Predicted 3D model of a 75-nucleotide RNA (transfer RNA) from a bacterium. It matches the Rfam family "tRNA". The family's RNA type in Rfam is transfer RNA.
RNA sequence: UCUGGCGUAGCUCAAUGGUGGAGCAUCCGGCUGUUAACCGGAGGGUUGCUAGUUCGAGUCUAGCCGCCAGAGCCA
Numbered sequence: 001u002c003u004g005g006c007g008u009a010g011c012u013c014a015a016u017g018g019u020g021g022a023g024c025a026u027c028c029g030g031c032u033g034u035u036a037a038c039c040g041g042a043g044g045g046u047u048g049c050u051a052g053u054u055c056g057a058g059u060c061u062a063g064c065c066g067c068c069a070g071a072g073c074c075a
Stems, first nucleotide, its partner, number of pairs: 001071007010024004018055001026042005048064005
């Protein structure tokens, strides 16, 4: 440099182009002699960035950024 894949909550992942959720973690409460487990609740989002298409974009398109893999060039 080229090709492909990926980027959504702290982590792992969902979400048919039509109100962005779950599990774990965190916090609060319940239960328990205590802890763990279990039960209930709460907080937590610039969906990598900027544009475009569309009535409507996490999703489609373009450019850019980052990560991973492969290929190539120089040395």